The RNA shown here (c-di-GMP-I riboswitch aptamer) has 75 nucleotides and comes from Geobacter sp.
RNA sequence: UAUCAUAUUCGCCAAACCCAUCGCGAGGUGGGGACGGAAAGCCACGGGUCCCAAGCGGAAAGCCGGGUUGCCUUU
Numbered sequence: 001u002a003u004c005a006u007a008u009u010c011g012c013c014a015a016a017c018c019c020a021u022c023g024c025g026a027g028g029u030g031g032g033g034a035c036g037g038a039a040a041g042c043c044a045c046g047g048g049u050c051c052c053a054a055g056c057g058g059a060a061a062g063c064c065g066g067g068u069u070g071c072c073u074u075u
Stems, first nucleotide, its partner, number of pairs: 005075001007073001009038001012037002017032006035062001041068003045065003049059003
């Protein structure tokens, strides 16, 4: 120095709920909030879930698996 594993949380993210706003809706965005998180960063590829105005249409990456990228510190 690189890879794998391990532990930690100064810092980081932010569930429910509340407010504003967009959307038919699932939900998105911003603010408050903090249940949790070591990829709770990113990607709808497989399974599953949800919505619809039913169109080979849409939502969620904090359901499971997979892909991909990556910072600091301990051993």
It was read from a public genome assembly, where an Rfam model found it.